[in-house]
RNAcentral holds the full RNA, with entries from ENA. A computed fold for a 326-nucleotide part of an RNA from a Bacteroidota bacterium, annotated as large-subunit ribosomal RNA, domain IV. The organism belongs to Bacteroidota, within Bacteria. It matches the Rfam family "Bacterial large subunit ribosomal RNA". Model confidence (mean pLDDT): 88 of 100.
Context: one part of a larger RNA
RNA sequence: CCGUGGUUAAGGAACUCGGCAAAUUAACCCCGUAACUUCGGGAAAAGGGGUGCUAUCUUCGGAUAGCCGCAGUGAAAUGAUCCAAGCGACUGUUUAACAAAAACACAUCUCUCUGCUAACACGUAAAGUGGAUGUAUAGGGAGUGACACCUGCCCGGUGCCGGAAGGUUAAGAGGAGAGGUCAGCGCAAGCGAAGCUUUGAAUUGAAGCCCCGGUAAACGGCGGCCGUAACUAUAACGGUCCUAAGGUAGCGAAAUUCCUUGUCGGGUAAGUUCCGACCUGCACGAAUGGUGUAACGAUUUGGAUACUGUCUCAACCACGGGCUCG
Numbered sequence: 001c002c003g004u005g006g007u008u009a010a011g012g013a014a015c016u017c018g019g020c021a022a023a024u025u026a027a028c029c030c031c032g033u034a035a036c037u038u039c040g041g042g043a044a045a046a047g048g049g050g051u052g053c054u055a056u057c058u059u060c061g062g063a064u065a066g067c068c069g070c071a072g073u074g075a076a077a078u079g080a081u082c083c084a085a086g087c088g089a090c091u092g093u094u095u096a097a098c099a100a101a102a103a104c105a106c107a108u109c110u111c112u113c114u115g116c117u118a119a120c121a122c123g124u125a126a127a128g129u130g131g132a133u134g135u136a137u138a139g140g141g142a143g144u145g146a147c148a149c150c151u152g153c154c155c156g157g158u159g160c161c162g163g164a165a166g167g168u169u170a171a172g173a174g175g176a177g178a179g180g181u182c183a184g185c186g187c188a189a190g191c192g193a194a195g196c197u198u199u200g201a202a203u204u205g206a207a208g209c210c211c212c213g214g215u216a217a218a219c220g221g222c223g224g225c226c227g228u229a230a231c232u233a234u235a236a237c238g239g240u241c242c243u244a245a246g247g248u249a250g251c252g253a254a255a256u257u258c259c260u261u262g263u264c265g266g267g268u269a270a271g272u273u274c275c276g277a278c279c280u281g282c283a284c285g286a287a288u289g290g291u292g293u294a295a296c297g298a299u300u301u302g303g304a305u306a307c308u309g310u311c312u313c314a315a316c317c318a319c320g321g322g323c324u325c326g
Base pairs, nucleotide, nucleotide: 001321002320003319004318005317006316007315008314010312011311014310019307027051028050029049030048031047036041038146052067053066054065055064056063057062068072080305081304082303083302084301085300086299087297088296092104093103109143110142111141112140113139114138120130121129122128147292148291149290150289152222153221154220157219158218159215160214161213162212163211166210167209168208172204173203177199178198179197180196181195184191185190223241224240225239226238227237250284251281262278263277264276265275266274
């Protein structure tokens, strides 16, 4: 000097990113117990009191009297608690060895596919197998994520579903015509049957696409400018442009707010955090769910009580190590 453990005057979070760590609490019995609530909980809420030994009595639970200590769950083991907010309903799962969470899952809800040799998946375009010894109250896929109240407008784009009149369209079918070759004809230039061969127009020709509808708990999207009320300000109102339609309810400086430590209120002597409001939402918003919510959480944030060597500010003790001497 370091590590582990222990004690500490006065103060008691002044430490620190942050009460991290430590301390407090603790067992059993009795009393008592709030908001809120899905009426089950919350709850061991919180907050109080008791606990040893001896004698007598006893309904065997205990009662009464006495005694000792600083201390009677006499050691050890053995909940700190409360208030408010965010997120996720919950129990559960996860990055074996830096992340346990607000991530994943979940019951619930919805859409969609599938009529059985099912859809779908594995497999060699197979046999076969799973699905399932199941049959739409079943099985597959996708999203959402208990519960309560709800879930607005847009089908123009993309996707999916339906339609079949027209347009376009492959191979195939079809074979008008054209070229090559050469029997023949011709003095020659050249013409040129059949066959063989190289090509080949019209016509016909499915799905798809174009087209016509539907569909958003499908992928997704959900405006701008100008004016206007008898102070001012604001604009219920009007005009105009554009759009498929212009964001409804609810929430809102939010896990989302740049400007921003927004403004006001609360809490503090003092608060970029926190809580309650406001709305000017850079850039919330309704199953990529919206807003609430009791219970729950080794979750995140703020506050309070108790408690303490976290600190003011350090000291001592025990054990182990380093270092120095030997």